[in-house]
Context: one part of a larger RNA
RNA sequence: GGCUUAUGGUGGAUACCUAGGCACCCAGAGACGAGGAAGGGCGUGGUAAGCGACGAAAUGCUUCGGGGAGUUGAAAUUGAGCGUAGAUCCGGAGGUUCCCGAAUAGGUUAACCUUUUGAACUGCCCGACCAAAUGCAUGGUCGGACAAGGGACAACCUGGCGAACUGAAACAUCUUAGUAGCCAGAGGAAGAGAAAGCAAAAGCGAUUCCCGUAGUAGCGGCGAGCGAAAUGGGAGCAGCCCAAACCGUUGAAGAACGGGGUUGUGGGAGAGCAAUAAUCUAAGAUCGUGUUGUUAGGUGAAGCAGUUGAGUACUGCACCCUAGAUGGUGAGAGUCCAGUAGCCAAAAGCAGCAUUGUCUUAUGCUCUAACCCGAGUAGCAUGGGGCACGUGUAAUCCCGUGUGAAUCUGCAAGGACCACCUUGUAAGGCUAAAUACUCCUGGGUGACCGAUAGCGAAGUAGUACCGUGAGGGAAAGGUGAAAAGAACCCCCACCGGGGAGUGAAAUAGAACAUGAAACCGUAAGCUC
Numbered sequence: 001g002g003c004u005u006a007u008g009g010u011g012g013a014u015a016c017c018u019a020g021g022c023a024c025c026c027a028g029a030g031a032c033g034a035g036g037a038a039g040g041g042c043g044u045g046g047u048a049a050g051c052g053a054c055g056a057a058a059u060g061c062u063u064c065g066g067g068g069a070g071u072u073g074a075a076a077u078u079g080a081g082c083g084u085a086g087a088u089c090c091g092g093a094g095g096u097u098c099c100c101g102a103a104u105a106g107g108u109u110a111a112c113c114u115u116u117u118g119a120a121c122u123g124c125c126c127g128a129c130c131a132a133a134u135g136c137a138u139g140g141u142c143g144g145a146c147a148a149g150g151g152a153c154a155a156c157c158u159g160g161c162g163a164a165c166u167g168a169a170a171c172a173u174c175u176u177a178g179u180a181g182c183c184a185g186a187g188g189a190a191g192a193g194a195a196a197g198c199a200a201a202a203g204c205g206a207u208u209c210c211c212g213u214a215g216u217a218g219c220g221g222c223g224a225g226c227g228a229a230a231u232g233g234g235a236g237c238a239g240c241c242c243a244a245a246c247c248g249u250u251g252a253a254g255a256a257c258g259g260g261g262u263u264g265u266g267g268g269a270g271a272g273c274a275a276u277a278a279u280c281u282a283a284g285a286u287c288g289u290g291u292u293g294u295u296a297g298g299u300g301a302a303g304c305a306g307u308u309g310a311g312u313a314c315u316g317c318a319c320c321c322u323a324g325a326u327g328g329u330g331a332g333a334g335u336c337c338a339g340u341a342g343c344c345a346a347a348a349g350c351a352g353c354a355u356u357g358u359c360u361u362a363u364g365c366u367c368u369a370a371c372c373c374g375a376g377u378a379g380c381a382u383g384g385g386g387c388a389c390g391u392g393u394a395a396u397c398c399c400g401u402g403u404g405a406a407u408c409u410g411c412a413a414g415g416a417c418c419a420c421c422u423u424g425u426a427a428g429g430c431u432a433a434a435u436a437c438u439c440c441u442g443g444g445u446g447a448c449c450g451a452u453a454g455c456g457a458a459g460u461a462g463u464a465c466c467g468u469g470a471g472g473g474a475a476a477g478g479u480g481a482a483a484a485g486a487a488c489c490c491c492c493a494c495c496g497g498g499g500a501g502u503g504a505a506a507u508a509g510a511a512c513a514u515g516a517a518a519c520c521g522u523a524a525g526c527u528c
Stems, first nucleotide, its partner, number of pairs: 001527009016478002020449002022446007029438002032151001039100003042055003046078001051073001052059001061094006070082003105114003115118001121149002123146001125144006156187001157185005167174001171221001197204002208235004218226002239430003242374001246259005264408001266373003270367005281362006288355008297344003303317004318335002320324001326338003379403007389415001410425005465472002485512001488499004
């Protein structure tokens, strides 16, 4: 020096654990904001740096309920207190709520400055004034009143603008894709929606969603690819209101308001007849009452002995079960604790349902064919877009420009177009449910993870740190049942260590459970 064995150090793998995550299901909610939000800055504690809580009334105030012995957050020590005259705590309703921030008196480098103390701007309403000779006037200015808007918001939704990489084995039409992205707006859903529909000689009867039709019919440098619909089966079902004709009121008129009327077996207006009018029924609005749920809670069965550091294990003998879910307790606990099954409960708020009262709305028949039935509209030409459909035989739908009808003897559609036939009634509006999603709340589940995993984040985590900035972005869990966290003595500057003591264990000693390997020692043996 090498090898082997033993025993240590270093290191933190492995197995075990979980305080945190992940996915889904059910239910709720989708709340906020000029009465100042979301998000922040700065403060508030006896001592207080960061976190949580709160706001100069600041670690909290008032009140109404719950609850019943301790308590002044996590978070110890100490001080000073509070509490059966009911504290702390839990829930409902109030009060307070600095400064910035839509930020809104003016300014500004956010959390500050100035000041005459002002809700800036937009909107609706009222008044005054101006509006080029003059009158009217869209409009504008000023003043007042209202406090509607503004901002935030994970996804879902509607609309506007709108790519490229890519695929076509290149690439240009095409595709990716009306996707990503940006912007605007709304709701708990949104959008759509009560046939100018679909169909086919038979019929259906608003919309939406699912299955299916079907990778079919089609479209397509007929390449790559794109890709329906009706019938059928289900989920869920709900229908309504204006404009006009005509009448009336006001007005000189244009017009405004009230009645009337709302449809496709065409309807209404008009004329005539009948009927009843205050009951019933139906729908809607609103006030009250009741009830259910929710936001605190309450009650809630049944086991002892031996053994152990500790018994929930084991042994022995028992018990409860509308409760043998789960968690905790010094080791595997139905019977120790919290609970669980079952049952009960609300002063106050919120949500749903039911119901009484009040209010609003709702009649039929015949006749006539003279009035009405949504106009710069439909259509057409042209240029585009969108329809599964790339201009094609290209209907249907939408837009720019130009042109431009008809009023039921009307008009539109049935995939060029025409005729017949059939179906419907455009150019006004509203509409629940079935459907989509999850920033969030409660409950539950897991052939989901278990600290290099699982969210980036189980600890000060979007923190530390990096970057001028947009932005990027960590590492870091485990003493023990209980601190019983090692009094006292010794070496000793400290660190560290040796005794003593605690403990079941200290090779569990805070650099703390297990403690692999690499790596570094010590001792012995063998060998050179």